[in-house]
RNA sequence: GGUGCUGUAGCUAAGUUGGUCAAAGCACCUGUUUCGUAAACAGGAAAUCCUGGGUUCAAAUCCUAGCAGUACCU
Numbered sequence: 001g002g003u004g005c006u007g008u009a010g011c012u013a014a015g016u017u018g019g020u021c022a023a024a025g026c027a028c029c030u031g032u033u034u035c036g037u038a039a040a041c042a043g044g045a046a047a048u049c050c051u052g053g054g055u056u057c058a059a060a061u062c063c064u065a066g067c068a069g070u071a072c073c074u
Base pairs, nucleotide, nucleotide: 001073002072003071004070005069006068007067010026011025012024019057028044029043030042031041032040050066051065052064053063054062
C1' cells in the first nucleotide's frame, strides 16, 4: 500500500431483508432478608448505536468519506 471483518450502557453483547417504547447477562443503586457480609428475591438508573455527509415519510440497519481495532496479502 491492497482486501475483508469489527465498532451498540462501565464491561460482554442481541438486534436476519429499514417501521411505534434499542433486548439480555455481569457490574452499579435502592429495598426485603441477615447480628453483619455474601447469596437469594423485588424494584431502579444507565447507550439518540465510533465520527461527518447522503438516500428515505422514516436509518443502529442502506450508500459514501474518515477514525480506531483486528486478520490476511504484497